[in-house]
RNA sequence: CCAAAUUCCGGUGAUGGAGUCCGCCGUAAUUGCCCCUUAAGGCUGAUGACUCCUGCAGCAGU
Numbered sequence: 001c002c003a004a005a006u007u008c009c010g011g012u013g014a015u016g017g018a019g020u021c022c023g024c025c026g027u028a029a030u031u032g033c034c035c036c037u038u039a040a041g042g043c044u045g046a047u048g049a050c051u052c053c054u055g056c057a058g059c060a061g062u
Base pairs, nucleotide, nucleotide: 009026010025011024012023013022016053017052018051019050020049021048032043033042034041
């Protein structure tokens, strides 16, 4: 000086917040799907998973 592994720490998992667990990354991880040369157009979901809150949408009741 370079590379790898582990620990700590931090970040991150298609739109918000919190807890738990899991995955990934350390300047990367990450940045949904269909159609399309691109553009345009169309579709689902506030979770990575579970629970709660907030927001949005639909139905019913008071």
The RNA shown here (Fluoride riboswitch aptamer (crcB RNA motif)) has 62 nucleotides and comes from a Deltaproteobacteria bacterium. The coordinates come from a structure-prediction model, not an experiment, and the mean pLDDT is 78. It was read from a public genome assembly, where an Rfam model found it. Taxonomically the source falls in Myxococcia (Bacteria, Pseudomonadati, Myxococcota). Its Rfam family is "Fluoride riboswitch aptamer (crcB RNA motif)". Its family is annotated with positive regulation of gene expression and response to fluoride in the Gene Ontology.